[in-house]
Molecule: small-subunit ribosomal RNA
Organism: anaerobic digester metagenome
RNA sequence: AGAGUUUGAUCCUGGCUCAGGACGAACGCUGGCGGCGUGCUUAACACAUGCAAGUCGAGCGGGGUUUAUCGGAUUAGCUUGCUAAACUGAUAAACCUAGCGGCGGACGGGUGAGUAACGCGUGAGCAAUCUGCCUCAUACAGGGGGAUAACAGGUGGAAACACCUGCUAAUACCGCAUAAGGCUCCACUACCGCAUGGUAGAGAAGUCAAAGGGAUUACCGGUAUGAGAUGAGCUCGCGUCCCAUUAGCUAGUUGGUAGGGUAAAGGCCUACCAAGGCGACGAUGGGUAGCCGACCUGAGAGGGUGAUCGGCCACACUGGGACUGAGACACGGCCCAGACUCCUACGGGAGGCAGCAGUGGGGAAUAUUGCACAAUGGAGGGAACUCUGAUGCAGCAACGCCGCGUGAGUGAAGAAGGUUUUCGGAUCGUAAAACUCUGUCAUUGGGGAAGAAUAAAUGACGGUACCCAAUGAGGAAGCCCCGGCUAACUACGUGCCAGCAGCCGCGGUAAUACGUAGGGGGCGAGCGUUGUCCGGAAUUACUGGGCGUAAAGGGUACGUAGGCGGCUAUAUAAGUCAGGUGUGAAAUACCAGUGCUUAACACUGGAAUUGCAUUUGAAACUGUGUAGCUUGAGUGCAGGAGAGGAAAGUGGAAUUCCUAGUGUAGCGGUGAAAUGCGUAGAGAUUAGGAGGAACACCAGUGGCGAAGGCGACUUUCUGGACUGUAACUGACGCUGAGGUACGAAAGCGUGGGUAGCGAACAGGAUUAGAUACCCUGGUAGUCCACGCCGUAAACGAUGGAUACUAGGUGUAGGGGGUAUCGACCCCCCCUGUGCCGGAGUUAACGCAAUAAGUAUCCCGCCUGGGGAGUACGGUCGCAAGACUGAAACUCAAAGGAAUUGACGGGGGCCCGCACAAGCAGCGGAGCAUGUGGUUUAAUUCGAAGCAACGCGAAGAACCUUACCAGGGCUUGACAUCCCGAUGACCGGUACAGAGAUGUACCUUCCCUUCGGGGCAUUGGAGACAGGUGGUGCAUGGUUGUCGUCAGCUCGUGUCGUGAGAUGUUGGGUUAAGUCCCGCAACGAGCGCAACCCCUAUCCUUAGUUGCCAUCAGUUAAAGCUGGGCACUCUAAAGAGACUGCCGGGGAUAACUCGGAGGAAGGUGGGGAUGACGUCAAAUCAUCAUGCCCCUUAUGUCCUGGGCUACACACGUGCUACAAUGGCCUGUAACAGAGGGAAGCGAAGCCGUAAGGCGGAGCAAAACUCAGAAACCAGGUCCCAGUUCGGAUUGUGGGCUGCAACUCGCCCACAUGAAGUCGGAGUUGCUAGUAAUCGCGAAUCAGCAUGUCGCGGUGAAUACGUUCCCGGGCCUUGUACACACCGCCCGUCACACCAUGGAAGUUGGGGGGACCCGAAGCCGGUGACCUAACCUUUUAGGGAGGAGCCGUCGAAGGUAAACUCGAUGACUAGGGUGAAGUCGUAACAAGGUAGCCGUAUCGGAAGGUGCGGCUG
Repeated sequence: AGAGUUUGAUCCUGGCUCAGGACGAACGCUGGCGGCGUGCUUAACACAUGCAAGUCGAGCGGGGUUUAUCGGAUUAGCUUGCUAAACUGAUAAACCUAGCGGCGGACGGGUGAGUAACGCGUGAGCAAUCUGCCUCAUACAGGGGGAUAACAGGUGGAAACACCUGCUAAUACCGCAUAAGGCUCCACUACCGCAUGGUAGAGAAGUCAAAGGGAUUACCGGUAUGAGAUGAGCUCGCGUCCCAUUAGCUAGUUGGUAGGGUAAAGGCCUACCAAGGCGACGAUGGGUAGCCGACCUGAGAGGGUGAUCGGCCACACUGGGACUGAGACACGGCCCAGACUCCUACGGGAGGCAGCAGUGGGGAAUAUUGCACAAUGGAGGGAACUCUGAUGCAGCAACGCCGCGUGAGUGAAGAAGGUUUUCGGAUCGUAAAACUCUGUCAUUGGGGAAGAAUAAAUGACGGUACCCAAUGAGGAAGCCCCGGCUAACUACGUGCCAGCAGCCGCGGUAAUACGUAGGGGGCGAGCGUUGUCCGGAAUUACUGGGCGUAAAGGGUACGUAGGCGGCUAUAUAAGUCAGGUGUGAAAUACCAGUGCUUAACACUGGAAUUGCAUUUGAAACUGUGUAGCUUGAGUGCAGGAGAGGAAAGUGGAAUUCCUAGUGUAGCGGUGAAAUGCGUAGAGAUUAGGAGGAACACCAGUGGCGAAGGCGACUUUCUGGACUGUAACUGACGCUGAGGUACGAAAGCGUGGGUAGCGAACAGGAUUAGAUACCCUGGUAGUCCACGCCGUAAACGAUGGAUACUAGGUGUAGGGGGUAUCGACCCCCCCUGUGCCGGAGUUAACGCAAUAAGUAUCCCGCCUGGGGAGUACGGUCGCAAGACUGAAACUCAAAGGAAUUGACGGGGGCCCGCACAAGCAGCGGAGCAUGUGGUUUAAUUCGAAGCAACGCGAAGAACCUUACCAGGGCUUGACAUCCCGAUGACCGGUACAGAGAUGUACCUUCCCUUCGGGGCAUUGGAGACAGGUGGUGCAUGGUUGUCGUCAGCUCGUGUCGUGAGAUGUUGGGUUAAGUCCCGCAACGAGCGCAACCCCUAUCCUUAGUUGCCAUCAGUUAAAGCUGGGCACUCUAAAGAGACUGCCGGGGAUAACUCGGAGGAAGGUGGGGAUGACGUCAAAUCAUCAUGCCCCUUAUGUCCUGGGCUACACACGUGCUACAAUGGCCUGUAACAGAGGGAAGCGAAGCCGUAAGGCGGAGCAAAACUCAGAAACCAGGUCCCAGUUCGGAUUGUGGGCUGCAACUCGCCCACAUGAAGUCGGAGUUGCUAGUAAUCGCGAAUCAGCAUGUCGCGGUGAAUACGUUCCCGGGCCUUGUACACACCGCCCGUCACACCAUGGAAGUUGGGGGGACCCGAAGCCGGUGACCUAACCUUUUAGGGAGGAGCCGUCGAAGGUAAACUCGAUGACUAGGGUGAAGUCGUAACAAGGUAGCCGUAUCGGAAGGUGCGGCUG
């Protein structure tokens, strides 16, 4: 520090996801040791048991125990007056302690429920306060009084406990005296202060204290006052979460006066008076939450958290209350109410773990009912000491951090074994074994601390840490991952299954992605997963983002608050800057050290603590005050322009209607029609009239207006802008949350009006349907007045203002200069409105002085797509609806611009037997053949639009043959290896059998060093053979097709952020990306063309098997013979054609048109030749081949059958339908190219013929197949189902072959079907072509209408490119890229999910109203009670109290609303889902351009009307 993911690819926008760190964690697997920390985040749920706050006898009176002394009475022993024992009384001492009393219990410890608050943090203030114990200072303590617990007696009660009578003490309680001093009040002086006021001094009056204890030298206490310290209380500035779908809140409320109350200011409380106070700088309400030091993260700014440690606050079962006290409204105190639990004798009582342990419960989850007061600290005490679950320690838990170990060295036969393999090997791997060592930890034994503060005693931890010795490598390694991100790969299994997954995504038979194994990577006593937070995320942007098209500028203006603001001078010092001071607790973090063996950890010091407050100074800038200025802004004056607005009036053209005339059969409408109108006279035409609406031409990216918008003319009223001038004001400005006004069309209300147009509606068409497009009608509406609505693609998809930053060119208004007779022309300035364009900017497109550039100010708005501009709530509206505006859930994208393709019922150019023009066909018939279908035991398999279908198959009777039935074989029909046997194998014969096969018989090796070897057959075992079994979607090879179409690319350069572009586009031209010219391109490659073959002409060479002109010979004839090679021909080598020449056109080019010459003329004709690629095109059955499958069978052998079936459908052909013909006869009319030895086969003979006999010749320019046919000549038929046509069938023959039944071909005779030129539609062909005629060959025993070749005869037509099909180039649109056989919308049906509404049902919350009213404080009363003190007098009174009453008052109750949830029959839309149904709305001109607002209609997408936009 980044990465993955939208696309065919690219750039951008934008979300999602990952890598890091952290945790009081939990879960899974695993687990050796130690140190230091940490450990109920949930139920502030309920708690058994024990402990957690006592102490002081040096405050007091008792009581108890022990001892001593002195008595008393009793008993025992007896020495009879002594001893002993127990009991008892007094005194003394020591110890213990229930009660009174003092101090403490308000600390320490726990928890975070409540609290959005002066609660907390920070900084100030109290002239408005208190403070026990502690410290210091000053001054004191005289003299009295009355009670009461305990105790004793009695009573009640189950208990808790209570009551009565009597006695008693104090450092308990109460008067009096004293008053340095305090307090209250009165008045004075000085000084001071932020207001009230404060301080000091002196004066007068009133008032207020005390306690003693102690072995009596120490000492501990008491009272008053002042000061300090500590702690507490109160007030204020600033800061402190979310919601505005919470906008108004408030009655003690805000203030005043008086009083009360408090330690203290204060509506804190009461009475009266006033009507205030808070709030958009967010009051009130709702939700959530203890706050901070700090902790986590981050570069920082920030964001998140508030465990442990520390500070503050709040709470103590829930709610209320006070008492005591220095301090509490009190965790282990009291009273009351409530819920719960426990005891009970049913009358009544007791309790509060959010102290430490512990229990139940809840939960994913969190520990011992431990030891000790040794240390530190706390309470009491004079002290000893007691208490202390604070604390110090130990126990449990990998919960975290840190440290250590599980061994080290040598060790290649690279062991065994595992995995893998191309079978060679590779890898685990120096790893192991083995040898040599060490002893950290653990184990055993021995020693043994510091912590203790001292002179001594005192250690829970703990026989712990640590040290020494001994034994033995012995006891100690796992977890996750290995497709990319992201370090790490193979095998097997599985087969869209099982499963994985953080995102992208893997899995449908070769999975590095699932599971297992081997190997590898990472971390390591841990490793992964889950959850949460920060980061990455500049993805809320202060640092540090945006808004033309990606999300995003408000429809427009005016204007309030607010924000911002021109020039000069001066003052100030709020902001700002600098210095000082105080504070910013400690701990933490950082730096430097120190101590535990190190580290974690702990300690010491430093720096820091970015803040707040205060003080001193500076004065540039901002603010504020003052005084000015004129350039911003405004006013005045002088002008002209304009569809600016409102009202009234006027005008002509046109449509429609009415009346009348003329006039007759149609009009109208459409793609074509029909509905409609018309003989009752339409339409047409003429004249007159009525009425409403809109204003042609002018008219212009012209004008005006803030926007919406504004268009005949005249008048009236009225707003604004502009130009000129520089007289006036003197910053008066800009923007603008809320607010107000305006605001197209549609729509709404009331009343008018209605010519045309025209939602809805009706009818006619179209259509599969047509709720549409088209047509005929037509209502609301469109128009007017008044009032609503408040929205549009209200758009420049671009907020307003100001300033600056190259130019060019139009246009509108005004002005100036120059010039002129003058209007012009020309130059300049301002204002508006357009186009082009540079810098700059932008993701690109583009924008570019009218900015989307450079800056400043203000406002509005955005933060992934969908859900959704929806729901709920609120505001507005008559309604329609508008404004405001979520969430659950769901997806990994949605999107912008540009690129390359593909496509378009887009455009342009061009080509092709593509159409057109022609000729001949096919489609109808019969037959042949292939296919589908059907059938079958089998009808083997493949090929499927063009580009399958006379195709694989250049030839299925057996074989072929792959199929079926049956019969056999199992190392096999075929190959290699091993072992045994044999000497053969081969061949032949016989028998059985359908045959395969089996049985029997005959015949029968080679070499040799004699050991054996070779070869062959047979038998056996296993490796293996074999498979036309599967997969052409695992493949090679081959092939088809677009298409013989003219295209497809590369290098370098250039342009672009990039994909890419350029080149290859453009102007011409060509069959051609063929060539020329131009050009940021220059070159090149594969294609085109040429080179190759055949053919057309000629020359040369050669002359047999070919030829015969000349010469000779010969025949019935004949190159038959001699001879010759001239010609034809054969087959070699050459020539020839290149737009070379001439003319026209063209750019003078390429080229083209015409001509000459030439056998041939513009690639002469034909062939071979097939670019990059497309179709997962075809073929596993030509062959090869991976993987899978079969192995007494899916292999192999054999016999027979089938591939030849037959209601039917299609393709391709043959033969015909006839006279351009059939038949007969004749002319032996005239070819070319081929084949031939298991062959072609002559002559001759036989047969009507097929054919047979025959065998000459020929491995071929020689012999042979072999007769070419159409043609030509003559004859006949005379238009008919025929002398056409030949199917079908019968009979008899021939040939091939082991064999023609299924199932061959041919001949002869007989038979003589359909068919009289073929519907829709469709095919081929442009010249030696079509058509027509025959010949040959391959395959082949035989079988040809097929296929491949050969020659003979030999046409017609092409104006032309509008249309159909296919193709090429350029361009355009695109939401397509699996590329239009694309994409995609909505209803309906089904399943699931979340949400809204809903008659209701149910629960929570807060406040208000009313009722009741506990405890308690306060107030009143107090006839009852009363020891202290006072008075008067012995009785009262004062004073105090019980009781009662009243205000307030918790819980509770009643009723009505509000609010937040849960649930609810039914219902509504939404989302997701597999291949459902109906249509085809959108994307191309998407087939009616689309979209926006509105209204209306329709199963649905949607249609239509009105206005708007161009996206």